[in-house]
Molecule: THF (Tetrahydrofolate) riboswitch aptamer
Parts: sequence; structure tokens; C1' cells
RNA sequence: AGAAGAGUAAGAAUAGGAGCGUUAAGUGCCUGUCGGACGGGGAGUUGCCGACGGGACGAAAAGCCAAGGCUUGCGGUCCCUAUUCUGCAUCCCGCUUCA
Repeated sequence: AGAAGAGUAAGAAUAGGAGCGUUAAGUGCCUGUCGGACGGGGAGUUGCCGACGGGACGAAAAGCCAAGGCUUGCGGUCCCUAUUCUGCAUCCCGCUUCA
């Protein structure tokens, strides 16, 4: 020189807990601007994520009440924890094993 392999951030599902909305925010879709992250190191996309703005669409309430709220629901709702699964776009180097 060669062959094989490991590991991250993160994402998804399920469960538990705590919130928010139900006077419709949020989620999802399109779009603009700015920014961020992407195995141990470097580079890094037409992929990913976030903030702000614009646009279209759009909903599940019921009961109780001492009138402050409470309970049960509902929402492609948010956060935390646990489990499982997936997991460097890609390129170079490094690491482990074999030879």
C1' cells in the first nucleotide's frame, strides 16, 4: 500500500411525568432573510435544524363549580426522563482488527 470494523451530534417510536391551547396558539404546508449543527481532526451539500417575517389551510368539546377555577377529553401541541431502533449526505486524515 490492502481488506474489514467501531464510535457522535441528532432523529423516530413507545411509556411515564409536568405544561400550553381549546376566546386557536401550537403542529403540518409554501416562501423570504439571518444563523446553527453535522463520529477524534479538517472540509462540508441541492440534505437537516433554529430564530424572525410573509402566505394558504384549519379544529372537540363535555361535566362540575364556592365563579377563582377543577375534572374528563381533544390537539399531526411543547418540555423532561426511560427504553428500543436509526444514525458521520459526502470527501481526506486518524483509531481498532486482519494480513